[in-house]
Parts: sequence; structure tokens; C1' cells
RNA sequence: CCAGUCGGCCGGGCGGCCGCUCGGGGGAAACCCCGGGAGGAAAGUCCGGGCUCCAUGGAGACACGGUGCCGGGUAACGCCCGGCGGGGGUGACCCCAGGGAAAGUGCCACAGAAAACGAACCGCCCCGGAUGCGUCCGGGGUAAGGGUGAAAAGGUGGGGUAAGAGCCCACCGCGGGCCCGGCAACGGGAACGGCAUGGCAAACCCCACCGGGAGCAAAACCGAAUAGGGGCGGCGGGAUGCGCGCAAGCGCAUCGGAUCGGUUUCCGGAUCGGCCGCCCGGGUUGGUUGCGCGAGGCGUCCAGCAAUGGGCGUCCCAGAUGAAUGGCCGCCGCGCGGGGAAACCCGCCUUACAGAACCCGGCUUACAGGCCGACUGGCGAA
Repeated sequence: CCAGUCGGCCGGGCGGCCGCUCGGGGGAAACCCCGGGAGGAAAGUCCGGGCUCCAUGGAGACACGGUGCCGGGUAACGCCCGGCGGGGGUGACCCCAGGGAAAGUGCCACAGAAAACGAACCGCCCCGGAUGCGUCCGGGGUAAGGGUGAAAAGGUGGGGUAAGAGCCCACCGCGGGCCCGGCAACGGGAACGGCAUGGCAAACCCCACCGGGAGCAAAACCGAAUAGGGGCGGCGGGAUGCGCGCAAGCGCAUCGGAUCGGUUUCCGGAUCGGCCGCCCGGGUUGGUUGCGCGAGGCGUCCAGCAAUGGGCGUCCCAGAUGAAUGGCCGCCGCGCGGGGAAACCCGCCUUACAGAACCCGGCUUACAGGCCGACUGGCGAA
């Protein structure tokens, strides 16, 4: 210098003017002053929690769903870190849904003889028979060769054999135990076993662990008008006589069988409805709380390979509810285009993805342009 791998970060800055919203202060009010005001993803709502309500005596089981190498971190996780195993890359490094196939059931398309209670299509070999000497028929052996397939019954080599075959041997693989290292996953080693159980569990299933349900439109409080619910109380026209009174009127008794409407009973009421008055509770609109001091930010030190944890110091940092966080101007910066030998000048864009809504931890997805660090491979020079 070129090519590349991994990790982290920024994603416009300063000033002025005019607004919007929240908090505090002042003011009788209008309004004024001070301070705060989007993100790394606020997104998707895919996991995990806090919080709230509902259900539930505790614990467990069944069913269903999820997770799945080992160790650690964490409030928790399907997240993160460090390892292991397998695969890819010259390498830095990257990828993996990575428990169990010897509990059982099931499946393995097409092709192929056969896809599994161990398979003869071609070929090879042996025996018998028929021969028209080309071969054909029958019986048996054989997994070395060919062919099919994603996958064919351990692989390679040698011995052996009629031809073959773990039939025998060496190496590799595999198996269960042993020894060593490691917390473990796992790795290494020597001997043994002659090979037996082909693959699929993102098929059912088995094993281990986890999970009650719904969600801030959760939930709680204050509560109009109108309508509706419940409780309590009340509801009456006339005639006659007597008494009191100047009178208006009041009280008592009797009658008629009257009462706001009906029913029943029978004259004492009961009951259903209607109207009026008082009281109570629910609930709609609306308002308040929930609602931002938190698994919090920044700096520094310590422990740890790391994720992370701990100590100390310091800071308070959005809270809307038709939903604020915006607009204009000036200077600078980034980028792009043009000119120039260069310094520089002119013009354009004046920025990508995107806008909190109960709050955190993750994952995933989107993102113009730019910066920093560590490392790898190649070439060149000293």
C1' cells in the first nucleotide's frame, strides 16, 4: 500500500427570534421569570421480569405449551460470557434446533433384487443333467466386482479360498468397562471384544428442567344533569246531626258503601301499580391517581479471561392524553458537483432509518454518511 475479520462509537455544532408542553416561583387576573423536553433503534410486540387485578388452603399429579452439549452470569430468559464437539476458511475468524434411535410405535419418495426379525438383479464359483459344442436347464455357495439410490449391512491392504467372506491378521473406525487429565461437556492412553443396534425424534414418544390466567383500555378513587334500581313515609269527595266560635272554620258521631287505579279479604287492613317527598347505592361523560428515584446515568477503583459483581464520589435527566418535543435566520462543519498546479473559490444538499405513551432486561429488523481500536493474509522497502 492492497484485500479482509472482529469489536465499540457518532449519527450535526453554536447563537438569536417566534411558538408548544411539563415542573417550580410570582401575580387578583391577563401574564411574567427560572429550569427540563425523543431514540439507538422510541419500531416489530418475539422472549424474560417488575407492577395491577382475577382465580387458588399447602404440596403434588395428569393434560397442554416451551427449553434442550457443559460451566458460569443474571431479578429472570429461548439472552449474554467462557469452554467442548462437528462443519467451513491459507488465516484473523465464522456457522450449528448440538439430550435419547439398545423402552416402544411409525416413516424412509423415485430408482433398485433388497430401505431392515439381515438383501442375490447382473456377475463370480462348485455340483448334476442336456447338448446341435455356441450354450441352456436345475441345485447350491458367495456381499470381492458392476448397477440403483440421499443412504446398501464397518473401511483400506495382506493372507486365505472352488469363488468369497472379520474367515484370519495389521492399521483406522466402532463398542462396553479400566487408567490419566478436566468441576463438567469432553480429551488422551493401553489392553480386550471380531463387528453386533442403517437413517429420521424441526414424526409420535422417552428423559430432565420451566410455566395459573389476563393485561396500564391493568387497577383504584372522586363523581354532574337525564334516565333507570332499592328503602322509608304520605295520598279521600259528600250528606246529616251535635259541640265550640260573632264569623271563617275546627272537632266528634252517623249514613251512603266512598277512597288515585286494580285484586283479595272483609271493614281492620293486606297486596300490586301510580304520584309526591326524603334517603341510599351502582354506573355513563368528565376529573384525579397509577406516572417516573430506577435491576438509573456518569466518573473512578477493586475482583474476574469475560459476561458481570462490589466499593466510593457525583447527578436528577421527557411525561403528552387528539396527544408537546416545532419553525425561521446567521455562522461553522460533513457530503456531492464544477473550476484550479495548489492554497482556495463557486453552487447544491442542508441529511439516513425513524417519533416516547406503565416501566425495565434482551432478541430481531431498518439506517445516508463517518470515526476509533484490535487482529489476519499478500506485496514492496529498510